This is a predicted structure of a 96-nucleotide RNA (THF (Tetrahydrofolate) riboswitch aptamer) from Candidatus Anaerotruncus excrementipullorum.
RNA sequence: GCAGAGUAGAAACCAAUGCGUCAAGUGCCGACCGGACGGGGAGUUGCCGGGCGGACGAAAAGGAUUCCUUGCGGUAUUGGUUUCGCAUCCCGCUGC
Numbered sequence: 001g002c003a004g005a006g007u008a009g010a011a012a013c014c015a016a017u018g019c020g021u022c023a024a025g026u027g028c029c030g031a032c033c034g035g036a037c038g039g040g041g042a043g044u045u046g047c048c049g050g051g052c053g054g055a056c057g058a059a060a061a062g063g064a065u066u067c068c069u070u071g072c073g074g075u076a077u078u079g080g081u082u083u084c085g086c087a088u089c090c091c092g093c094u095g096c
Base pairs, nucleotide, nucleotide: 001096002095003094004093009084010083011082012081013080014079015078016077017076018075019073020072021071028054029053030052032050033049034048035047039091040090041089042088060070061069062068063067
């Protein structure tokens, strides 16, 4: 000098167990606070989380009697599979 590996994590699908269906949650907007980002350092106008405020807003049916079943929800958690994957900079690692 050239080539390459590796993380946190993200998405889709599947399964299990829950929650809601008396509408919380999800998704959208705003300001605030916090966090994470290959082995080391730095780190964004990007990413994630928290509570707050705002706009929008839903699929129930049957049996029973407070429970069950089948559904429904851009629903939550966990596990599995596949795909993607350091914003970026410097150093390091492997091969030549």
Rfam family: THF (Tetrahydrofolate) riboswitch aptamer. On this family, see Ames et al., Chem Biol 2010: "A eubacterial riboswitch class that senses the coenzyme tetrahydrofolate".